[in-house]
Molecule: TPP riboswitch aptamer (THI element)
Organism: Hymenobacter metallicola
RNA sequence: CAUAAACUUUAGGGGUGUUCUGCCGCGCAGGACUGAGAAAUACCCUUUGAACCUGAUCCAGGUAAUGCUGGCGAAGGGAAAAGUGACUGAAACGGG
Numbered sequence: 001c002a003u004a005a006a007c008u009u010u011a012g013g014g015g016u017g018u019u020c021u022g023c024c025g026c027g028c029a030g031g032a033c034u035g036a037g038a039a040a041u042a043c044c045c046u047u048u049g050a051a052c053c054u055g056a057u058c059c060a061g062g063u064a065a066u067g068c069u070g071g072c073g074a075a076g077g078g079a080a081a082a083g084u085g086a087c088u089g090a091a092a093c094g095g096g
Base pairs, nucleotide, nucleotide: 001089002088006084007083008082009081010080011046012045013044014043016040017033018032019031020030021029022028023027052077053076054075058071059070060069061068
């Protein structure tokens, strides 16, 4: 000097389903399931991009039920800059 992991700042992107009970309830409250997150000062992701969307009212399996699991599938889309940063790399200098 340049960086890896990681972190920070600012900015941006994204999802929020299924089900049970109570109440007159397409609403509200509480519980159950999966999950990082099922409306949170949260969580996840930002091109090294499987966060998320589309295909999809898809296919197979399973469940009380559901994107619950797998397939589809590294298919098509998808939101970034700066800084910090090694015991790593490079260069320079000095000594033997």